Context: one part of a larger RNA
RNA sequence: AAUCAACGCUGGCGGCGUGCCUAACACAUGCAAGUCGAACGCGAAAGUGGCUUCGGUCAUGAGUAGAGUGGCAAACGGGUGAGUAACGCGUGGGCGACCUACCUCCGAGUGGGGGAUAACGUCUCGAAAGGGACGCUAAUACCGCAUGACAUCCUGCCUUUGAACAGGCGGUGAUUUAAGCCGGGGAUCGGCAAGACCUGGCGUUUGAAGAGGGAUCUGCGCCCGAUUAGCUAGUUGGUGAGGUAACGGCUCACCAAGGCGACGAUCGGUAACCGGCCUGAGAGGGCGGACGGUCACACUGGGACUGAGACACGGCCCAGACUCCUACGGGAGGCAGCAGUGGGGAAUUGUUCGCAAUGGGCGCAAGCCUGACGACGCAACGCCGCGUGGAGGAUGAAGAUCUUCGGGUCGUAAACUCCUGUCGAGCGGGACGAAUGGCUCACGACUGAAUACGUCGUGAGUGUGACGGUACCGCGCGAGGAAGCCCCGGCUAACUCCGUGCCAGCAGCCGCGGUAAUACGGGGGGGGCAAGCGUUGUUC
Numbered sequence: 001a002a003u004c005a006a007c008g009c010u011g012g013c014g015g016c017g018u019g020c021c022u023a024a025c026a027c028a029u030g031c032a033a034g035u036c037g038a039a040c041g042c043g044a045a046a047g048u049g050g051c052u053u054c055g056g057u058c059a060u061g062a063g064u065a066g067a068g069u070g071g072c073a074a075a076c077g078g079g080u081g082a083g084u085a086a087c088g089c090g091u092g093g094g095c096g097a098c099c100u101a102c103c104u105c106c107g108a109g110u111g112g113g114g115g116a117u118a119a120c121g122u123c124u125c126g127a128a129a130g131g132g133a134c135g136c137u138a139a140u141a142c143c144g145c146a147u148g149a150c151a152u153c154c155u156g157c158c159u160u161u162g163a164a165c166a167g168g169c170g171g172u173g174a175u176u177u178a179a180g181c182c183g184g185g186g187a188u189c190g191g192c193a194a195g196a197c198c199u200g201g202c203g204u205u206u207g208a209a210g211a212g213g214g215a216u217c218u219g220c221g222c223c224c225g226a227u228u229a230g231c232u233a234g235u236u237g238g239u240g241a242g243g244u245a246a247c248g249g250c251u252c253a254c255c256a257a258g259g260c261g262a263c264g265a266u267c268g269g270u271a272a273c274c275g276g277c278c279u280g281a282g283a284g285g286g287c288g289g290a291c292g293g294u295c296a297c298a299c300u301g302g303g304a305c306u307g308a309g310a311c312a313c314g315g316c317c318c319a320g321a322c323u324c325c326u327a328c329g330g331g332a333g334g335c336a337g338c339a340g341u342g343g344g345g346a347a348u349u350g351u352u353c354g355c356a357a358u359g360g361g362c363g364c365a366a367g368c369c370u371g372a373c374g375a376c377g378c379a380a381c382g383c384c385g386c387g388u389g390g391a392g393g394a395u396g397a398a399g400a401u402c403u404u405c406g407g408g409u410c411g412u413a414a415a416c417u418c419c420u421g422u423c424g425a426g427c428g429g430g431a432c433g434a435a436u437g438g439c440u441c442a443c444g445a446c447u448g449a450a451u452a453c454g455u456c457g458u459g460a461g462u463g464u465g466a467c468g469g470u471a472c473c474g475c476g477c478g479a480g481g482a483a484g485c486c487c488c489g490g491c492u493a494a495c496u497c498c499g500u501g502c503c504a505g506c507a508g509c510c511g512c513g514g515u516a517a518u519a520c521g522g523g524g525g526g527g528g529c530a531a532g533c534g535u536u537g538u539u540c
Base pairs, nucleotide, nucleotide: 001539002538003537005536006535007534008533009532012386013385014384015383016382017381018379019378020344025342026341027340029339030338031337034072035071036070039069040068042066047060048059049058050057051056079297080296081295088222089221090220091219092218093217094216098214099213100212103210104209106207107206108205109204110203111145113143114142120135121134122133123132124131125130151175152174153173154171155170156169157168158167159166180202181201182200183199184198185197188196189195223269224268225267230260231259232258235257236256237255238254239253240252241251242250272294273293274292275291276287277286278285279284299320300319301318302317303316322333323332324331325330350376352375353374354373358372359370360369361368362367389419390418391417392416399410400409401408402407423481426475427474428473429472433467438462439461440460441459442458443457444456445455446454484529485528486527487526488525489510490509491508495524496523497522498521499520505512506511
């Protein structure tokens, strides 16, 4: 000097930050991932009204609530640092060995069929969790068929290259696709309907490219121990096959006997890594909390499924430990998400508000969801700012203390006089953050047969704030409500009196204390810092 600090004494306000370093210990409760009716079928109830044989029934509520099928999201965002000394991270490269949903740009398509199934209904098993049987039904769910560009496989030639699995021009044969939904419409055809047809948007299939993202390989760098010296059989290489998005002992069969190591292999210990942070003149040393990037993990261990993407924190299966429910047959769970609880500990906060902003998911949109985030709250934990008053005021009051008894000091300090009004308290006004976005209307442009629709632009109008009646501003009152802590032997700024008497005690080092202690304890005085001051821990 610094600190994710803690402890002691003390404590007025504000702004901005930070806040389980220990038990990756166990967790009650609530919330943290949904959304789409413009993909699809089904479809209540309360209430209200009508009729009623008082049993009901009809209408509305309402195609609402709701669950289900289907799509997208759930692999992001958020947490933690256990493991990992490794291509894990950093940095520079390679990919002639790769993948990529949504988004953007450019092409080409979207024809015609089929069979199911959940929801639902009936029956039924179970304490529950949860099932079973039969029957009905829809789709942008599922499955064939057609079309076959491009692509893939096979193959010929040319080009680039060290090398073709790359690029170009070809050949023949083979393989492979699709889904609809929502608007608008003058004429024509339908039965004035639905529709055909025209047109727009969204979607869907397939191909090419881009952007962003990811995988993989690789040069170099990344702690301590030699009181760890040898290590290795899928081990090292080859051939072939399998597997993968892809190269590869990644896996397997066979063959060969290799591969690593004092330039430290192997083993053991420790540790997430970096941008950075602290210190220092620098070189260096220490650290990796907050913020940003990467990695790893999600009760412990293992595994795959789905998917563009996971071997998946709030998904599945198995095993284990633990907890809970049980009708004893069987089930349920995973806070290292946000709060919160117990425990551990010197020690670390609210079971708050809001989606108004920013961002994300879904949706044409309205919108819904969002403990991300924005806020408020607690804590002097840190940094910064402000205040606790200003000016005048000597017979130098009283008091305290020291005294050589003359006096000195506290000390302009107080009282007193005149002011000021920060902060706090009171009263009144009162935001920015919020409009580049949404909706409505008007105008223009594009599209189009179109003065529809749609898209874009311009303008007008309309509405939206958790924080919050907060910040801020104004008004009046009035010095009123606001100073402590450590030190004073030397280092080191600051001295005397009393008490004590090697006791009681102090102490960072040197050292003080055994009868005049500037070193112990108290008083007076002084020094330092100040809403803090000291101590302890840690780093330089």

Predicted 3D model of a 540-nucleotide part of an RNA (small-subunit ribosomal RNA, 5' domain) from an uncultured prokaryote. It matches the Rfam family "Bacterial small subunit ribosomal RNA". Its mean pLDDT, the model's own confidence on a scale to 100, is 83. The full RNA is in RNAcentral, with records from ENA.